[in-house]
Context: one part of a larger RNA
Molecule: small-subunit ribosomal RNA, 5' domain
Organism: Herbidospora solisilvae
RNA sequence: GGACGAACGCUGGCGGCGUGCUUAACACAUGCAAGUCGAGCGGAAAGGCCCUUCGGGGUACUCGAGCGGCGAACGGGUGAGUAACACGUGAGUAACCUGCCCCUGACUCUGGGAUAAGCCUGGGAAACUGGGUCUAAUACCGGAUAUGACACACGAUGGCAUCGUCUGUGUGUGGAAAGUUUUUUCGGUCAGGGAUGGGCUCGCGGCCUAUCAGCUUGUUGGUGGGGUAGUGGCCUACCAAGGCGACGACGGGUAGCCGGCCUGAGAGGGCGACCGGCCACACUGGGACUGAGACACGGCCCAGACUCCUACGGGAGGCAGCAGUGGGGAAUAUUGCGCAAUGGGCGGAAGCCUGACGCAGCGACGCCGCGUGGGGGAUGACGGCCUUCGGGUUGUAAACCUCUUUCGGCAGGGACGAAGUUGACGUGUACCUGUAGAAGAAGCGCCGGCUAACUACGUGCCAGCAGCCGCGGUAAUACGUAGGGCGCAAGCGUUGUCC
Numbered sequence: 001g002g003a004c005g006a007a008c009g010c011u012g013g014c015g016g017c018g019u020g021c022u023u024a025a026c027a028c029a030u031g032c033a034a035g036u037c038g039a040g041c042g043g044a045a046a047g048g049c050c051c052u053u054c055g056g057g058g059u060a061c062u063c064g065a066g067c068g069g070c071g072a073a074c075g076g077g078u079g080a081g082u083a084a085c086a087c088g089u090g091a092g093u094a095a096c097c098u099g100c101c102c103c104u105g106a107c108u109c110u111g112g113g114a115u116a117a118g119c120c121u122g123g124g125a126a127a128c129u130g131g132g133u134c135u136a137a138u139a140c141c142g143g144a145u146a147u148g149a150c151a152c153a154c155g156a157u158g159g160c161a162u163c164g165u166c167u168g169u170g171u172g173u174g175g176a177a178a179g180u181u182u183u184u185u186c187g188g189u190c191a192g193g194g195a196u197g198g199g200c201u202c203g204c205g206g207c208c209u210a211u212c213a214g215c216u217u218g219u220u221g222g223u224g225g226g227g228u229a230g231u232g233g234c235c236u237a238c239c240a241a242g243g244c245g246a247c248g249a250c251g252g253g254u255a256g257c258c259g260g261c262c263u264g265a266g267a268g269g270g271c272g273a274c275c276g277g278c279c280a281c282a283c284u285g286g287g288a289c290u291g292a293g294a295c296a297c298g299g300c301c302c303a304g305a306c307u308c309c310u311a312c313g314g315g316a317g318g319c320a321g322c323a324g325u326g327g328g329g330a331a332u333a334u335u336g337c338g339c340a341a342u343g344g345g346c347g348g349a350a351g352c353c354u355g356a357c358g359c360a361g362c363g364a365c366g367c368c369g370c371g372u373g374g375g376g377g378a379u380g381a382c383g384g385c386c387u388u389c390g391g392g393u394u395g396u397a398a399a400c401c402u403c404u405u406u407c408g409g410c411a412g413g414g415a416c417g418a419a420g421u422u423g424a425c426g427u428g429u430a431c432c433u434g435u436a437g438a439a440g441a442a443g444c445g446c447c448g449g450c451u452a453a454c455u456a457c458g459u460g461c462c463a464g465c466a467g468c469c470g471c472g473g474u475a476a477u478a479c480g481u482a483g484g485g486c487g488c489a490a491g492c493g494u495u496g497u498c499c
Stems, first nucleotide, its partner, number of pairs: 001499004006495005013370006019363002021328001026326003030323003035070003040067002043063002047061001048059004077281003087205007096198002101194008109143004118133006149173006155166004207253003214244003219241008256278004260271004283304005306317004334360001336359003342356001343354004373403004383394004407440001409435005417425001443488005448469003454483005464471002
């Protein structure tokens, strides 16, 4: 000098764009953050409409709860753990999976038994739960069919060790579901291919410490078996005795990694906030279930700590989602508006949901832009300060004259963002026009040298200053105040950290 997610002191006019718990991965009141589909199903709790003998009945405009499907594994948060194939980069998968989407081929035949809701009846304070009975389906379970798929044997061909591909034969295994008005449409099953997303393996790369020198028994390898989508000590039985290490094993400390960011002429050094990619985690520890996908933040089970309810028998909860509260701290925001846009889930669609997102609010926290007026004006006014008492300086500065009106105020008009009778932003924003009036808008640090800017008074090694050198003990340009000056400017200084 530059930089910052900064803080503190003094000061503070406006706007745009960004950005804002770095500390306690501390504890959380309250609200919201994941639903949707009646074009899968039985139905009718509530509302609407119709009828009504006021008991009720009907309709399906719709629709609570329920069965069923898809989603809930995305999106959002955090950085605790992790020195590891976690990440980056480059390969491999002849060792693998992939819902929804796209393409191709074939098929969609025939039966059955339940169950929730409902009704009846129990238990319980509640959370919830038991029994009986009735019923439906794109829920569940049989049978038939099999181009083809899988396993074994034979053949051909190819390669990269295990093997891959193709064709044919034989044996065994296992699948379908309807709905809509008529067509259309949306589906379902099997097989192949694609796309996308993922799993696994390997080469190389990136912290400190030797005051850590030896480490290891599923350890290293093999065989058989199990398990998985899949290779594999991943697991298991047996066998062998191996494997790693001064090119730093093992241990300890620290740490999410990267694209990037800051600095620097570069080499390098430091950092990993915002934004983007990957990983890990979801009160702490463990476990599996469902599913194409989880060992699952707003799912389940167990244990623990903590909090809450209770009729004491038993239950409920998890903000490192968005706001917000307490606490910690030098320190970090609103319990806002809207689904209008973009994107996502469901749906044929209308649409519903969406604290993702779009906006608004707060903070000079940062960057950028603008303003606080322009011109004229000397008897160089008054006042202040200094003085050698002549004057000098503040200083064209003010007053005064004239002009302008950015920003702000008021009034009128008024978009783009939307394809559509759709706009939160915005009771009209941006922008444009008009209007009044210099009107509403300047501070902070410094002035001994480094380093730009000097005098007076006060003080008297006191009070104090200070980044270093050093100032202060009676004329202090170094302390305090004033005048003046210098430098930056809606900021200026200080502190901290990095280069």